[in-house]
Molecule: c-di-GMP-I-GGC riboswitch aptamer
Organism: Clostridia bacterium
RNA sequence: AUCCGAAAAGGCAAACCUUAAGAAAUUAGGGGACGCAAAGCUACGGGUCUGGAGGAAAAUUCUUGUGAUCGCCGAGCUACCGAAG
Numbered sequence: 001a002u003c004c005g006a007a008a009a010g011g012c013a014a015a016c017c018u019u020a021a022g023a024a025a026u027u028a029g030g031g032g033a034c035g036c037a038a039a040g041c042u043a044c045g046g047g048u049c050u051g052g053a054g055g056a057a058a059a060u061u062c063u064u065g066u067g068a069u070c071g072c073c074g075a076g077c078u079a080c081c082g083a084a085g
Stems, first nucleotide, its partner, number of pairs: 003085001004082002011036002016031006034071001040077003044074003047069003052064005
């Protein structure tokens, strides 16, 4: 130094409640902790969700493009501490 993840300090914060924004998915602030060693950042690939248009259609499904999600998976960039191995 890298893999790795014991300890300590510190960090983040699901559901839910609340205020605000949005057509919605959802987001932001406050409260709150299920969890997290990248639960830090980037919508780049896939997935999921949202509302629009179009095709076919019995249910329904397909295509396209809008937006959302990094606490769904992968990829890229960056990073605190240091016991064993």